RNAcentral holds the full RNA, with entries from ENA and SILVA. The part of an RNA shown here (small-subunit ribosomal RNA, central domain) has 350 nucleotides and comes from an uncultured bacterium. The coordinates come from a structure-prediction model, not an experiment, and the mean pLDDT is 88.
Context: one part of a larger RNA
């Protein structure tokens, strides 16, 4: 529950495609579903509502009468909405010709670092802390050169920089891919918008299976510490991290801000383009178009605070909220190998 509202009080669905539905750009002609108004019939009686009337009044009874509106018909209006036909380019698209980009997936391939392995010189310590011990060394460690192996991240450039619908994406080469941005105004003619159900895709963790395994580390062992330390600190150190294939499907998945379109003073950075001035370079200046940021008008707000990248003014459409515990729960279902995950009550209480 026909209200109001979702940045921070409850309360935007982790994104995207996209069924049905919902909404829908100028111009014109037809119809007349919806709309309008006339009219006719029907909506038993009682009731309510107005006029008379009978009980002494009322309450109560009994005539009459009307009004609104539902559905049917019937002859009509054509703004606007709806169907049907024709047109149009401002909306969405397609071309042409340029432009940036850790977008995305596959192979390949550098270089520094950590660890190990060897070997060469060297000798007692090295490590670690706040102090230490635990560890590791005379079976030669650290430290140093040289050579190997192996995995894993890729310093600096680097930036409130880029790009991607979110999650995310960074060394460098190639091969295939996806999206965006300007220009020009060449083509298609409303093809649009959102979008319940559906499909995808979704960090980390976790799970199977088969590999990889260097650091660095949940468990887990010992060293401190400390009344006590199932921790913070130290020394190990296994799953994992890492790859292929499957699953999971959840987060402070956040801009705690849904998509789209439209309209409303500016100021300063920044990235991608184009035009024009400057016009020889360089430095540069005005526009403009798309992005990403600061600051602020008007307005908005409970305040912080938004503020052309709105939380401003409008407009379609989805989603969700309705005290506070009980409850990101319980049956119950769907999924799931499993962990769970979605969907979601009510007793009681304040």
């Nucleotide at each position: 529950u026909u209200g109001g509202g979702u940045g921070u009080a409850a309360a935007g669905g982790g994104u995207g495609c996209g069924u049905a539905g919902g909404c829908g750009g100028u111009c014109u002609g037809c119809u007349a579903a919806g709309u309008c108004a006339a009219u006719u019939g029907u909506u038993u009686a009682a009731u309510c509502u107005c006029c008379c009337g009978g009980c002494c009044u009322a309450a109560c009874c009994g005539g009459g009468a009307a009004u609104c509106a539902g559905c049917a018909g019937u002859a009509g209006a054509u703004a606007c909405u709806g169907g049907c036909g024709a047109a149009c380019u401002a909306g969405a698209g397609g071309g042409u010709g340029g432009a940036a980009g850790a977008g995305a997936g596959a192979a390949g391939u550098g270089g520094a670092a950590u660890u190990c392995u060897c070997g060469g010189a060297g000798u007692a310590g090295c490590g670690g802390u706040a102090a230490a011990a635990u560890g590791c060394g005379u079976a030669g460690a650290u430290c140093u050169c040289g050579a190997g192996a192996g995995g894993a991240a890729c310093a600096c450039c680097g930036a409130u920089g880029g790009c991607g619908a979110a999650g995310g994406c960074a060394g460098c080469u190639u091969c295939u891919u996806g999206g965006u941005c300007c220009a020009c105004a060449u083509c298609u003619g409303a093809c649009g918008c959102u979008g319940a159900g559906g499909c995808a895709c979704g960090a980390a963790a976790g799970c199977g299976u088969g590999g990889g395994g260097a650091g660095c580390a949940a468990a887990c062992a010992g060293g401190a510490u400390u009344a006590g330390a199932u921790a913070c600190c130290c020394u190990g150190g296994u799953a994992g991290u890492c790859c292929a294939c499957g699953c999971c499907c959840u987060a402070a998945a956040c801009g705690a801000u849904g998509a789209u379109c439209a309209c409303u003073g500016g100021a300063c950075g920044u990235c991608a383009g184009c035009u024009u001035c400057a016009a020889u370079c360089g430095c540069g200046a005005a526009g403009u178009u798309g992005g990403u940021g600061u600051c602020g008008u008007a307005g908005c707000u409970a305040a912080c605070g938004c503020g052309u990248u709105a939380a401003g003014u409008g407009a379609u459409c989805c989603a969700c909220c309705u005290g506070g515990g009980g409850a990101u729960u319980a049956c119950g279902g769907u999924c799931g190998c499993a962990a769970g995950a979605c969907u979601a009550a009510a007793a009681c209480u304040c």